[in-house]
Context: one part of a larger RNA
């Protein structure tokens, strides 16, 4: 030196924890902001680093509920000094303060700074200076005022009301890719996907037939299941992929425009009796077996209601609350374990308590509870809407539309026989004996009324909020983050981004005493069940260093 074997250091594996995570499910809620939001800056504590909490009324104020003995949050104890049964701490519900930066809004600016003006106040002999409160853009409305220009506009100016920023998915529009796939790559495809703008909601689009369908019928949209990877459609490659019906879920329908009447302004004309036209309000109407004005008869009830307004029974929420049942024995550091005997259960889900607890503690199971603020709401009323029959053929029924041509799009459908729907452009209709579709285009037939407009559910999503639950993680896992985590660190910046859990049942955290340098570290010694549990602290594994020993060299 090597191997073995024992103790030991190292070092944090690996078992046990979980204070944190992930994933669902059901409730609820779906906004927050000029009444200044999110989100920060600086501040506030006797003593004060951080975090929480709050704002110069600063770990709080007021004030109405709950609550009952102890309280001045953690990290983290102390030392000072209060507060509380006359109800504090603390929990809920309103309010009240809330610096400065921020949409940031008087101007400016290198966020948290700096500089004005206007009213009123405090303070000054005045001036500075302080304090409240005001002055930002746009858009609608009303008023006043008013150029070049004469009436007018424009343009100012007051005042009223709105906007503005933020937020995770989800909606809807305008924009719009490449990588890829086609085994290469150009049509095509990824994909109207990503990704930019806009705008909205609690959902959002859509939505009450100019629809389907085919000799039968159907009756707004939405969504699921089917029909189907069919029928298409494709460098007929890769692929893309309907619809008709059929089952379900939810179900709901209405307003306007116009023709006619009326009424006000206003402008032509006027036989001063009014007539026309324009503009605006209001009644009327709202439809395809074509409606509806018009003219005549007739009805005033009946149902409905998605809007508005009272009403507010009742429920539900944001604080609570009452809430059954066990001792004894043995072992033990501890009894919840063994054994013996009992009990309660609408309650034997968790959890904790020195081991494993239905009955010790919170609690659960089932009741109960709100001054205050929220939600939701039966009823009633109010208010709105709601009828028909007959005649005549005189008005109206949405126009730069519908069509067409050319050039794109979007329909499952690539220009195709290409319909249908949308844009761009250039022509440009009929009007009820009318019009448009039924996948070119004609007839015949059948279905519908475009060129205005609203509309619950059924469907998406979940940032926050409570409850539960899991053949999900258990500290190299689960979130990047169980711990002062988007922090420490890096970058000029956008960005990038970590490591870091565990004494013990309680600190009971080693009183005294030696050793040492008044040391770090130990020996005694004392706590404890345990100190090889001593804070570098559970368990404590390997690599790697020791010690002491056997054997080999």
């Nucleotide at each position: 030196g090597g191997c073995g074997u024992a103790c030991g250091g190292u070092g944090g594996a690996u078992g046990c924890c979980u204070a944190g995570g992930c994933a669902g499910a059901g409730g609820a809620a779906g906004g927050c902001g000029a009444u200044g939001a999110a989100g920060g800056a600086c501040g506030c504590g006797g003593u004060a680093a951080g975090c929480u909490g709050c704002g110069a009324a600063a770990a709080g104020c007021c004030u109405c509920g709950g609550g009952g003995a102890g309280c001045c949050g953690c990290u983290a104890a102390a030392c000072a000094g209060g507060c509380u049964u006359u109800g504090a701490u603390c929990c809920g519900g309103g309010g009240g303060u809330a610096u400065c930066c921020g949409a940031a809004u008087g101007g400016g600016g290198a966020a948290a700074c700096c500089c004005u003006c206007c009213a009123g106040a405090a303070g000054u002999u005045a001036u500075g200076u302080u304090c409240u409160g005001g002055a930002a853009u746009c858009g609608u409305g009303u008023g006043a005022u008013g150029a070049a220009u004469a009436c007018a506009u424009a343009g100012u100016c007051a005042c009223a009301u709105g906007a503005g920023g933020c937020g995770a998915a989800c909606g809807c529009g305008g924009g719009g890719a490449a990588c890829u796939g086609a085994a290469a790559c150009a049509u095509c495809u990824a994909a109207g996907u990503a990704c930019c703008c806009g705008c909205a909601g609690g959902a959002a689009a859509a939505g009450a037939a100019a629809a389907c369908a085919a000799a039968a019928g159907u009756g707004a949209u939405u969504c699921c299941g089917u029909a189907a990877g069919u029928a298409g459609u494709g460098g007929c490659g890769a692929g893309c992929g309907a619809a008709c019906g059929c089952g379900g879920a939810g179900a709901a329908g209405c307003c306007c425009a116009a023709a006619c009447c009326a009424g006000a302004a206003g402008u032509a004309c006027u036989u001063c009796g009014g007539u026309a036209c324009u503009u605006u309000c209001g009644g009327g109407g709202u439809u395809g077996u074509g409606g509806g004005g018009c003219c005549u008869c007739g009805a005033c009830a009946u149902g409905g209601g998605a809007u508005u307004g009272a009403u507010g029974a009742u429920u539900g929420g944001u604080a609570g609350u009452u809430g059954a049942g066990c001792g004894g024995u043995c072992u033990g550091g501890a009894a919840a374990g063994u054994c013996c005997g009992g009990c309660c259960a609408u309650a034997g889900u968790g959890g904790g308590u020195g081991a494993u607890a239905g009955c010790c503690c919170c609690g659960u199971a089932a009741g109960c509870g709100a001054a205050a603020c929220c939600a939701a709401g039966a009823u009633u009323c109010a208010c709105c809407c709601u009828a028909g029959a007959g005649g005549a053929a005189c008005c109206c029924c949405g126009a730069g539309u519908a069509c067409c041509g050319c050039g794109g799009g979007a329909c499952a459908c690539g220009a195709g026989a290409a319909a249908u729907c949308c844009c761009g452009u250039g022509g440009g209709a009929a009007g009820c004996u009318g019009g448009g579709a039924g996948g070119a285009c004609c007839a015949u037939c059948u279905c519908c009324c475009a060129a205005g407009g609203c509309u619950a559910a059924a469907u998406a999503c979940u940032a926050a909020c409570c409850u539960c639950u899991g053949a999900c993680c258990g500290a190299u896992a689960g979130u990047g983050c169980a711990c002062u985590a988007g922090u420490a660190c890096c970058g000029u910046g956008a960005g990038g981004g970590a490591a870091a859990g565990g004494u013990g049942a309680a600190a009971a955290g080693u009183a005294c005493u030696c050793c040492g340098a008044u040391g770090a570290g130990g020996a005694g010694g004392g706590u404890g069940a345990a100190a090889u549990a001593g804070a570098a602290c559970c368990u404590g594994a390997a690599a790697c260093c020791g010690u002491a020993u056997g054997c080999c060299u």
A computed fold for a 553-nucleotide part of an RNA from Thiomargarita sp., annotated as large-subunit ribosomal RNA, domain I. NCBI's taxonomy places the organism under Bacteria, Pseudomonadati, Gammaproteobacteria, Thiotrichaceae, Thiomargarita. It was read from a public genome assembly. Its mean pLDDT, the model's own confidence on a scale to 100, is 85.